[in-house]
Context: one part of a larger RNA
RNA sequence: CCCGCGGCAAGACGGAAAGACCCCGUGCACCUUUACUGCAGGCUUCCGCUGGCCAUGAGCAUAUGUUGCGUAGGAUAGGUGGGAGGCUUUGAAGCCCCGGUUCCGGCCGGGGAUGAGCCGUCGUUGAAAUACCACCCUUCAUACGCCCGUGGCCUAACCUCGAUUCCCGUGAAUCCGGGCGAGGGACAAUGGGUGCUAGGCAGUUUGACUGGGGCGGUCUCCUCCUAAAGUGUAACGGAGGAGCGCAAAGGUCGGCUCAGCACGGAUGGAAACCGUGCUUUGAGUGCAAGAGCAUAAGCCGGCUUUACUGUGAGACCGACGGGUCGAACAGUCUCGAAAGAGGGCUCUAGUGAUCCUGCGAUUCUGAGUGGAAGGGUCGUAGCUCAUCGGACAAAAGGUACGCCGGGGAUAACAGGCUGAUCGCGCCCGAGCGUCCAUAGCGGCGGCGCGGUUUGGCACCUCGAUGUCGGCCCAUCACAUCCUGGGACUGAAGGUGGCCCCAAGGGUUCGGCUGUUCGCCGAUUAAAGUGGUACGCGAGCUGGGUUCAGACCGGCGUGAGCCAGGUCGGUCCCUAUCUGUCGUGGG
Numbered sequence: 001c002c003c004g005c006g007g008c009a010a011g012a013c014g015g016a017a018a019g020a021c022c023c024c025g026u027g028c029a030c031c032u033u034u035a036c037u038g039c040a041g042g043c044u045u046c047c048g049c050u051g052g053c054c055a056u057g058a059g060c061a062u063a064u065g066u067u068g069c070g071u072a073g074g075a076u077a078g079g080u081g082g083g084a085g086g087c088u089u090u091g092a093a094g095c096c097c098c099g100g101u102u103c104c105g106g107c108c109g110g111g112g113a114u115g116a117g118c119c120g121u122c123g124u125u126g127a128a129a130u131a132c133c134a135c136c137c138u139u140c141a142u143a144c145g146c147c148c149g150u151g152g153c154c155u156a157a158c159c160u161c162g163a164u165u166c167c168c169g170u171g172a173a174u175c176c177g178g179g180c181g182a183g184g185g186a187c188a189a190u191g192g193g194u195g196c197u198a199g200g201c202a203g204u205u206u207g208a209c210u211g212g213g214g215c216g217g218u219c220u221c222c223u224c225c226u227a228a229a230g231u232g233u234a235a236c237g238g239a240g241g242a243g244c245g246c247a248a249a250g251g252u253c254g255g256c257u258c259a260g261c262a263c264g265g266a267u268g269g270a271a272a273c274c275g276u277g278c279u280u281u282g283a284g285u286g287c288a289a290g291a292g293c294a295u296a297a298g299c300c301g302g303c304u305u306u307a308c309u310g311u312g313a314g315a316c317c318g319a320c321g322g323g324u325c326g327a328a329c330a331g332u333c334u335c336g337a338a339a340g341a342g343g344g345c346u347c348u349a350g351u352g353a354u355c356c357u358g359c360g361a362u363u364c365u366g367a368g369u370g371g372a373a374g375g376g377u378c379g380u381a382g383c384u385c386a387u388c389g390g391a392c393a394a395a396a397g398g399u400a401c402g403c404c405g406g407g408g409a410u411a412a413c414a415g416g417c418u419g420a421u422c423g424c425g426c427c428c429g430a431g432c433g434u435c436c437a438u439a440g441c442g443g444c445g446g447c448g449c450g451g452u453u454u455g456g457c458a459c460c461u462c463g464a465u466g467u468c469g470g471c472c473c474a475u476c477a478c479a480u481c482c483u484g485g486g487a488c489u490g491a492a493g494g495u496g497g498c499c500c501c502a503a504g505g506g507u508u509c510g511g512c513u514g515u516u517c518g519c520c521g522a523u524u525a526a527a528g529u530g531g532u533a534c535g536c537g538a539g540c541u542g543g544g545u546u547c548a549g550a551c552c553g554g555c556g557u558g559a560g561c562c563a564g565g566u567c568g569g570u571c572c573c574u575a576u577c578u579g580u581c582g583u584g585g586g
Stems, first nucleotide, its partner, number of pairs: 001586008010578003014573002022407004027403002029399004035204005041197003045193004051154007059146002062143004068137001078136005085119003095112007158184005166179004207219003216236001220242006243388001244286001245345002250304007258282001260278006284293002287350001289348003308331004314325004320389001333342003356382007364375002414461001415459001416457003420454001422450006431441002468543001469541003473535001474532005481506003484501003488497002508522005549567004553562003
C1' cells in the first nucleotide's frame, strides 16, 4: 500500500413521511353565536273542508219618528229655501191617568171623559215662525235589509272509542272496511294564504398593508422636510392639518396703514385711550403649513349680486378615469366721471366613478295612427360606498378533532452576518485611600477584544437540520478553581490582595426541584469559566415543553382560549460509504 472479518455509531445536514408548528391561498371541512341571508318547526289570524236554529252587540243604507236651551225676546229659535195660509166632528183648547226624555223650565207619545176651537204674518231677533211643505246637519228610537262580531243549542260533515266473545264483506283472522252503539262536533284535525318567531338546519361572509403573524396603528385629500439647486421620487421616516366656513368673509368704487419700542399725558396699573418720535413689514390674512401680499391680497365706508347664461383660441399635469389655468366672442347685468374691473373668496385641502331612484325643465322619442304611459336630454337631489378607483341592497367568530395546496418568498430550534445589549481588557485621571491619583479602588468620558446572554437581520434548511434537562462518552480554548514559578503590596511572621507566566494532571458526595441555575447539608488542594448544532436521542432516557382525554382559576353570549396551574399520554431504522477500535491475509 492492497483485500477481508468482527465490533462502535461521530459524519454522509443518513433512511422513512411533498413539516402536523408558523405564514400564505379572495383553498376546504366541521363547530358557535344577539354575523348575513334563507328554510324546516312553533305561534298567529283568514279562507277551504263547513251545515242548521235561537239570542244578542257594532257598523252601513233606506223608511218613519225624534233631539237641538248664550244674551234680547211670549220661550228650549239646528241650517237653507218655498210660503199666506195651515190643522180640526176621521174630534181643537183646557182637564185626568200612563210612558219616554230633560238644561227640572219644559218637550214628545198613548189612553179617558168632554165638545169647538188652535196656530201664523204682527213689536223685539245677526237669522222667522214646528202655521204648513221640501232638502240637509246633529242626537236618539223603531222597522226591514246587508255586513262584521259574540254567546247558547242542534246533528248530518269531520274526529274518537267499543261491549266479558254484537252483525256483515257468501272470509280463517284479535287485521282492514262497513253496519250498530257511545262521546265530541262544525270546534278539532288537515290543505292553502298572512304576520311574528326561528343556529333546529342550510349556504356563505368574516379586507389589506405589516422588518413572520397576531395585538396596536394605518388606508382619501392638503402643507413642509426627507428630495441629492428643473419635475418626480420610498419607508410602520420626521412634523402638522382637511371631510368646512362666509349673503359677506363675494363684486366694484373711494379712503386708510399695521405689530413693536421709547418718551409724555387725571383716575390708569406690564397691557385700555390721547400725543410725538423711531420702525419696510417683525402685524394682519375665517381655519394647517408653505409660498404670497404695504401699489397692498391687510383695515374702513358707499353702492351692489359677475357666487352670471351660452361658448372657448391655446396650454399645463396625469397610464387611464380625470384634474388645472385661460385670453377672447355673444347675451344680460353691477360698480366707476372715466380708463376699466367683475364668470366667487391671496393661492394650494373642505371629497366619491358607475348603476338605481326621486324632483324640475324640455322645439327629443312615442311599437298601425292621435294621445298617454314609459324612455331620452338638460338641471338637481339621495353614499364616513372613510378598506375613500367605490366586489353585493344585504355578513361575525372558533378549531389542541382538523384537512389540502404551497413557502425556507415568512416565524419558532440550530448555524450565519451584526455586536446595540452582554463578558473581558485598555486609555485618561476627577477623586477615595491619615499623608500619597495608580497597594487596592476610580466620577465624567474615550478606544478595543471576544462571540458563551438578550436581541437585530431573515442568508442555507418547511418533498423535515428532532427541541430542554439527565445518563454514558468525551474533546478543545484559557479570560486558571487547585497544584507549580514570579513582580508589586497600605508584604514583619502567618493569612491575604492584585498582577504576570503556566493547560501536565486534577476539579467530591448528598437534600429540594423536570429543571439548567439556585438554595441548603457534609467534605475537599480545588469543588474553574467557556466552545464543541445552548457537544452527544440511526447511543439511552422522556421528568419538562409541544397533539388527541379531563379538571381548576380567569377570559368569552358561545364554539372555545390562556409563555396560567393540574393528572394522563406509542421515542422506528438488520450500517452501503467516511470515521474509529480489534483481528487476519497478500
The part of an RNA shown here (large-subunit ribosomal RNA, domain V) has 586 nucleotides and comes from Methylomonas sp. The source organism's lineage runs through Bacteria, Pseudomonadati, Pseudomonadota, Gammaproteobacteria and Methylomonas. Model confidence (mean pLDDT): 84 of 100.